The RNA shown here (Bacterial RNase P class A) has 389 nucleotides and comes from Sphingomonas sp. SP3. Its mean pLDDT, the model's own confidence on a scale to 100, is 75. Rfam family: Bacterial RNase P class A. From the family's description: Ribonuclease P (RNase P) is a ubiquitous endoribonuclease, found in archaea, bacteria and eukarya as well as chloroplasts and mitochondria. By type it is a ribozyme. The gene name in the source record is rnpB.
This record gives sequence, structure tokens and C1' cells, in this order.
RNA sequence: CCAGAGGGCCGGGCGGCCGCGUCGGAGCUUGCUUCGCCGAGGAAAGUCCGGGCUCCAUGGAACCACGGUGCCGGGUAACGCCCGGCGGGCUGUCUAGCUUCGGCGACGAGGGCUCAGGGAUAGUGCCACAGAAAGAAUUCCGCCUGCCUUCGGGCCGGUAAGGUCGAAAGGGUGCGGCAAGAGCGCACCGCGGAGCUGGCAACAGCGCCGGCACGGUAAACCCCACCGGGUGCAAGACCGAAUAGGGAUGCCAUAUGAGCCUGGUUCCGGCUCGGCGUCCGGGUUGGUUGCUUGAGAGGCGGGGCGACCCGUCUCCUAGAGGAAUGGCCGCACAGUCACGCCCGAAAAGGCGCGAUGGACAGAACCCGGCUUAUAGGCCCUCUGGCACU
Repeated sequence: CCAGAGGGCCGGGCGGCCGCGUCGGAGCUUGCUUCGCCGAGGAAAGUCCGGGCUCCAUGGAACCACGGUGCCGGGUAACGCCCGGCGGGCUGUCUAGCUUCGGCGACGAGGGCUCAGGGAUAGUGCCACAGAAAGAAUUCCGCCUGCCUUCGGGCCGGUAAGGUCGAAAGGGUGCGGCAAGAGCGCACCGCGGAGCUGGCAACAGCGCCGGCACGGUAAACCCCACCGGGUGCAAGACCGAAUAGGGAUGCCAUAUGAGCCUGGUUCCGGCUCGGCGUCCGGGUUGGUUGCUUGAGAGGCGGGGCGACCCGUCUCCUAGAGGAAUGGCCGCACAGUCACGCCCGAAAAGGCGCGAUGGACAGAACCCGGCUUAUAGGCCCUCUGGCACU
């Protein structure tokens, strides 16, 4: 310097003219004029999570269903979010050391990315095809002893180390042993058991005992632990509004009863006096509110590895109601392309000139997250490559 992977921040600027909206002040012809502050986002999107808030008369307990989360510890109002750690997988760097001087390279020390990370001995299901064989599994080729032989091979037995197949073949590497093999034996690794040490813990380390081997799969059903009442601003509240506090009809029940307490059942506690259905018909399409001061933002100081927390000071920054925040012009600028010059080994960079040129996208009760889209620019970490010193 180029490319890639991951993370973070910004995301248009200035000026002029005209035009909008809420709120506040003044004026007046009560609907206008004028002045002033303010007026879309990092995602406003998705509606995937968690809440604030609202209603269900104020319900309580238990069980079930349904749904969600899933290593440990912290943060938070809370979360499926965030932070720090642990473990698995992939990948690379440095060094000890070795070297045939080309390199190799740790079981040592760090880095980057990634993981839907509890349980397979509670049970059920599945593992297609291929292959000999996919589970208390098996022997096709092969290897070996013995016997026979027409010398091509055949038969009985042993074997599962080598090979085929597959995503996966039942521990791995090496040495010994064997007729040939096999944890058959041994060393190390792995696995299992009981301990010790460190850590809040997940876990890690250390040695001891055991040749130990009945696979994998749970974003399959399921089991275990923990969490969850329902509904949603089109929630709700108030005002207004009816020839109508309507009419007709069927069934059930009628106080020893019925209905309601919002996923279901039971118990307790309470409220109401009817419940369910069909047909005809009046009003309701209006207004006010909810509606923007909030788990708010910023500065400074302190605590913490960090997410964050504490204290103090300052600030008020949309609230529309079919939906405002815009249009035009100019300038500059980020980037891109071409040309010329400077510098340089080259790449890059700088200067000048011309052309081009700015993505995704619009609040509607509010907030904390996640996910998705994004022209262009900047910063950080890691990896690969090129060139020079």
C1' cells in the first nucleotide's frame, strides 16, 4: 500500500427568496395580521422481545394447559438485551527446541472469528442411499494355521490390525507380543470413579485407582430448572346524541337457583338478579381528553476491568388529527472518472482543471433492546498478499 473478516461513529453543510404547523405575546375587522421559541431517524422500518401506562368491580390460593428462556457471575424497571468470565470448534502469531540450514515447530505464551452451550443411564422416534454391516451390530475383500490339490485353487478353523462403503464402523498414536491378529500387555493421550488444591461459580490443575469400550441425534417428541393472568391508545375517560329507559318471538332457569370475577378446573372470598338465540327498528361516523417533564438529555467529579452506578449543576428540544416541518436558486464540499504537473523504486500521496455527484428512508401514547435496509466517509482489532529499508 492492496484485499478480506469483525466491531464502533457520522450520515449531508452554508447562504438567499418564498411557503407551512403547535405554542406564547401584541393588535384588530373574531378571523386575520405581525413578532418570537421550537418543529422527523439511526434506523422513525419490522411488530420480534421487555416494560411504563389503561381496562377487566379489588380478587386470593392450588393444579393443569400453553408459551418462553437454557454454561457461570454481574448490570438493568425488565428482557430472549448488555458486560465480564468458563468451555467447545476453526484459524493464525511469537518463542523454547530441532534442523539435511530449505525449513519444522511445541503438551509453552498470547490473538482473531464462531457456538440455538442443561439432560442421550426416564421413555419414544430417526440414522435415507451406499456398504458385508448403522446397534447389547457385523465379516465382503484381505491376513494366518491345518488338510486336500488337476498348482488355477478348494474346505474346516482362527482373525477384525489393513482395505471397500459412508456424515458416522465403536477409543487414538507408538512399542511389544502373536501362526496371523486383537487393550492381549505396556507408555502417553482419551474415558470412568473417588479425592486434594485454586476459584463466589461455570470450571481448571494435580496425582491415585480402573483396560474401561451397549454409537449419534433433543432449532426431533420428551425430561429437568426458572419465568409468564388477559387485553391493548382503534386501551380508556368525559360531553353530546334516540318518536326509543324500543318492539315482537322461542328455549332454559327462577333464591334449595342462575350468571360474573377474562386460557381451563377446584377451593375460598365477593358482586348482580336473570341467561341464551332469532327478527324488526332508533341513536352512535361529532367534540374534548388521553398527548408529551421523561426508568429524559448534557457538563463536571467519584466508584467499577466493564456493562453501569452515585453525587452535583445546567437545559426543555414535534404533538399533527387525513395528518405540518417544504419548494426554488446559488456556493462550497465528501466521493468517482479523465487529463496535466510535482514527489517517489513502485504503489500511494499532493496540486490544478473539467465532468459527474450525496444512500436507506417520514413521528402519530411513550421508553429499553433486537433484527433488517443503507451512497459515502472516519477509527480500531485480526488475517492474507506486494514493495522498500